[in-house]
Context: one part of a larger RNA
């Protein structure tokens, strides 16, 4: 390079936007670059291949042919691709109307609960466990009532419900704001798809500066358990968890399934619309999501099955026996932790 693959065997970048590039709807005309056909030139000889011949044969040598799959020139063909010019509306987008939503950012606000503080009642225990102890309590705990402070999270509703590209998003209200869906006519007229590099977003933990700190809780201390117990259980408890700004850039970042388009039986739920039918709360059709089962088909099997892992096309990423190793070295990024890129010896 060719090939075969990527749900679970090795293999889909965590996700998006987008540069170059690749690919690209219908139709008319032109051009003839690609493409196809003819002709001419060249493609040294030797070699290779085929057929003859010469050394006794062979190697070897001689002769003839073919080949040299290429390049150049020229004459044509015009379906397809390209290019140029024009037209179109089925892709894509705009406009108008409608309703749905934990989509995002900021500000404000509510109740329950935990903890702490003050006060009242009240008295000897309370906590905790398999059982205990550490622990708290006559300096009045636990329990109970009232008042106050502060931080964090939002019970019920809640749903294989909704929204978002993914990460993710859940009390309530307001402001600003992104996207999707349905319906309608009008408009633009291929404006599209993918996307190497690049850029942005990206849970948790962690880092820097400054706040905050109720509960929980790595580390740590003590009590138990045990042969031991650097654990599981218990009593405490600091970083952290929270906020603002800045970094980090990783996860079983999972549907372990890249994005887009077309085609290929159905049945039953559910969410958001639209249009009908009437028994007015059911039903029919249709569009878009989200699920269960299942035909054809597919798969090594499990399973998947119009939300494909079926049948095809376009573009990107990735894999190529196990270990060594996602490591070393180098490079880039980072305050650091480390991340990204990424081998070999050796060994089975």
């Nucleotide at each position: 390079c060719u090939g075969g693959g990527c749900g679970u065997a090795a293999a889909g970048c965590g996700c998006a936007c987008g540069u170059a590039g690749g690919c690209g709807g219908a139709u008319u005309a032109g051009u003839c670059a690609g493409u196809c056909a003819g002709a001419g030139g060249u493609g040294a000889a030797a070699u290779c291949c085929c057929g003859a011949g010469g050394c006794u044969c062979a190697a070897c040598c001689u002769c003839g042919g073919a080949a040299c799959u290429g390049c150049c020139u020229u004459u044509g063909a015009u379906a397809c691709u390209g290019c140029u010019a024009g037209u179109c509306u089925a892709g894509a987008g705009u406009u108008c109307g409608a309703g749905a939503g934990a989509g995002g950012u900021g500000a404000g606000u509510g109740g329950a609960a935990u903890u702490c503080c003050g006060a009242g009642u009240g008295u000897a225990g309370a906590g905790g466990u398999g059982a205990a102890a550490u622990u708290c309590g006559u300096a009045g705990a636990u329990a109970u009532u009232c008042g106050g402070a502060g931080g964090a999270a939002c019970a019920c509703c809640a749903g294989u419900g909704g929204c978002g590209a993914a990460g993710g998003c859940g009390g309530c209200u307001c402001a600003c704001u992104g996207g999707a869906u349905c319906g309608a006519u009008a408009c633009u007229g291929a404006c599209g798809c993918u996307g190497a590099g690049g850029u942005g977003c990206g849970a948790a933990a962690g880092c820097g500066u400054g706040g905050g700190g109720a509960g929980c809780a790595a580390a740590c201390a003590g009590g138990a358990u045990u042969a031991g117990a650097u654990a599981c259980c218990c009593u405490g408890g600091u970083a952290g968890u929270c906020c603002a700004c800045g970094c980090c850039g990783u996860a079983a970042a999972c549907g372990a399934u890249g994005a887009g388009a077309g085609c290929u039986a159905g049945u039953c739920g559910u969410c958001g619309g639209a249009a009908g039918g009437c028994a007015u709360g059911c039903u029919u059709u249709u569009c878009g999501g989200u699920g269960a089962c299942g035909c054809a088909g597919u798969u090594a099997a499990c399973g998947c099955g119009u939300u494909a892992a079926g049948c095809u096309c376009u573009c990107c990423g990735c894999c190529u026996g196990g270990g060594g190793a996602g490591u070393a070295c180098g490079a880039u990024c980072g305050c650091a932790a480390g991340a990204u890129u990424a081998a070999a010896a050796c060994u089975c």
Predicted 3D model of a 348-nucleotide part of an RNA (small-subunit ribosomal RNA, central domain) from an uncultured Alphaproteobacteria bacterium.
The sequence was found in a public genome assembly.
Rfam family: Bacterial small subunit ribosomal RNA.